[in-house]
Context: one part of a larger RNA
Molecule: large-subunit ribosomal RNA, domain I
Organism: Desulfonauticus autotrophicus
RNA sequence: GGCAAUCGGUGGAUGCCUAGGCGCCAGGAGGCGAUGAAGGACGUGGAAGGCUGCGAAAAGCCUCGGGGAGCCGCCAAACAGGCUUUGAUCCGGGGAUUUCCGAAUGGGGGAACCCACCUGGAGUCAUAUCCAGGUAUCCCGCACCUACUUUACUUGUGACCGUAGGGGUUGAGGUAUGUAAGGUUGUCGCAAGUAAAGUAGGUGCGGGAGGCGAACCCGGGGAAGUGAAACAUCUCAGUACCCGGAGGAGAAGAAAUCAAAAGAGAUUCCCUGAGUAGCGGCGAGCGAAAGGGGAGUAGCCCAAACCGUGUGGCUUGCCACGCGGGGUUGUGGGGCUGUCCACAAGCGAUCCAUGAGUAAGUAGCAGAAGCACCUGGGAAGGUGCCCCAUAGAGGGUGAAAGGCCCGUAUGCGAAACUGAAAGUGGCGCGGACAGUACCCGAGUACUGCGGGGCACGUGGAACCCUGUGGGAAUCUGGGGGGACCAUCCUCCAAGGCUAAAUACUCCCUGGCGACCGAUAGCGGAUAGUACCGUGAGGGAAAGGUGAAAAGAACCCCGGGAGGGGAGUGAAAUAGAACCUGAAACCGAUUGCCU
Repeated sequence: GGCAAUCGGUGGAUGCCUAGGCGCCAGGAGGCGAUGAAGGACGUGGAAGGCUGCGAAAAGCCUCGGGGAGCCGCCAAACAGGCUUUGAUCCGGGGAUUUCCGAAUGGGGGAACCCACCUGGAGUCAUAUCCAGGUAUCCCGCACCUACUUUACUUGUGACCGUAGGGGUUGAGGUAUGUAAGGUUGUCGCAAGUAAAGUAGGUGCGGGAGGCGAACCCGGGGAAGUGAAACAUCUCAGUACCCGGAGGAGAAGAAAUCAAAAGAGAUUCCCUGAGUAGCGGCGAGCGAAAGGGGAGUAGCCCAAACCGUGUGGCUUGCCACGCGGGGUUGUGGGGCUGUCCACAAGCGAUCCAUGAGUAAGUAGCAGAAGCACCUGGGAAGGUGCCCCAUAGAGGGUGAAAGGCCCGUAUGCGAAACUGAAAGUGGCGCGGACAGUACCCGAGUACUGCGGGGCACGUGGAACCCUGUGGGAAUCUGGGGGGACCAUCCUCCAAGGCUAAAUACUCCCUGGCGACCGAUAGCGGAUAGUACCGUGAGGGAAAGGUGAAAAGAACCCCGGGAGGGGAGUGAAAUAGAACCUGAAACCGAUUGCCU
C1' cells in the first nucleotide's frame, strides 16, 4: 500500500408520515367603487421584531342573537396587570369609528407629501393655530344671469308731409330751394325697453359617469417565429397582442331561410353527416352545408296608409313636428267603405298584487351502544361474555376502537340582516266576406370599379358586407333557389326586442380521486419572501426529538465548543446538527497478501 471482515465518522438516499398542493363534481356567488374600491403607506399591544387583526374610538367600541367556563390572536414560553355565571373569551347579524396615498376629485406633486380658498365653530385683545363640512372633469335635466340673432309690441328719434319768417332770383307779385314749430294713418331706418324662441358662455341645484377585477362574451384593429424540408401566393391565424363595450352570462334569434316535385318552419349547443362535398404554388395544408338524432323551446313590438288632437309655418288649405288611436303580414297583409259573427275559451317573458318577509342563506342544538382478563411503556391488539345501528363515513386518543373523544345517520334552530319560485288574481291579446287600389322601411335594392367575409385563394363564382361612381319599383311589386335565361318552387330586405338549452371560475360551501407526498405536488408545506437587476422583470433554498419536554437537576474534564457520569424515557446510536439513516468519501481494529 492492497484485499476482506467488523466497528465508527461523514453524508442525507430510501421507507414511513403530512401541515401543503393538483384535478374534478355539485350547490352558491358572479361583482367591488365618489356613502371613496382594488391595492398600499404609516400607525396601533404593559414590554413588540415579523405575521394576523384593527384605525388616533386603532389585536379593538355599541347592540342583537348563538354559546356556556374559562379568557387577554400566531411565531412564543415566561413575567406584569387584568376580564369572567351581573355570562367573559369565542361564533354569527346589524351599527359606530375608519389617519394618509390610491379613479383620487380644491391646487400642486418625485404616491402615502406640500400649499390653498369658502361656510360654520373652537381659540386669541387681534393675528396665528385647530376642528367640521364644501370646492376636480365630463354627460343629462331644471332654474337663473350675460351676449348675440329672429319675431312681435311700446316709447323716442330721423326721412317722407308741410307752413311762417329769413336768404337767393325778379321791377313787383310770384316761383324754386332750405329750415323751426307742428302732424299722424302708413312705409323705411336708428336707439332703448318688454316678451317669446333659438344659439353660445357662465352660475346654482338634482342625477349619472370615471377606477379595479381570474376566466368566459361581442365589436374595432392586428403580427411574426413557424409549416411549405428554401420562398413570394398560401400556412401559422383572424391566433398572440392592443383598444372599446357588456353581463352573470354574452352573442345570435322569429326567414327577402332552407329545400327539391316531397317538404321543413327563429336562434343556440352536442352527436352524426365527414375528414365527405369542395378549396388549394391542386403543394403544405384548409375544410363545409343540407339532412338525421338529441338538449332546450316562445314568441313579440314598431314605421307607413287612415282617424283624432296640439304646436308652428306660410303661397289660408296645405305643410312640418309632437301626442293618442289604428296596424304588423306572404295560403300576401293592413287601411278605407259596406255586410256579418263574437265578447268566451285559451295563451302570456314585462308590470302590479298575492304567494311572503314564507322557503332558503348568514351562528348553532340534540344525537344510540362495553366491560373484564392477558401481553405490553402504552390496548384500540389477543381472549371471553355483551350491546347499538335510518349511526360499521371519517378523524383523534401512548399500537389496530361501531359502543373513549370529535363526529356520522336522523331530527331540530334565528332577535337581526339578505331573501326567492311555482301557483293565483289584476292586466294584455278577436274573426269572416265583398268592394276600393291608399300603405307596406331609399341614396335603399340593383349595378360599374376596388376590397373584405363566406370551407370557396377570381375562379364558370352565386350569396353576405362595403370604399367610390351611377341609381329603381310598392303587389300587375320585390329577393332567392351557386354564372346566366326560361318554367316552376320558395320567401318579403333596407326598423327594433326576446328567456331556456351554451361558455367561464378570482371567490364561498360541501364532496370525491387506480392525483403528488418535500429534487414530487402550485414558484411557494408558504414566499412572490431572501437575493439579483437602474428598470420592465427574474426569483430560490428550507418539513419530521418524543406518546408526553418528562428538553437532561447535580457531579467531573475543558476557557469554550464538546464530552464522561447521574437522572428522564419503552427507547438517548430518539439529546435538540434530534425518525429511519443507503452510497460515494474518511478512519479504527483484526486477518491475509506484498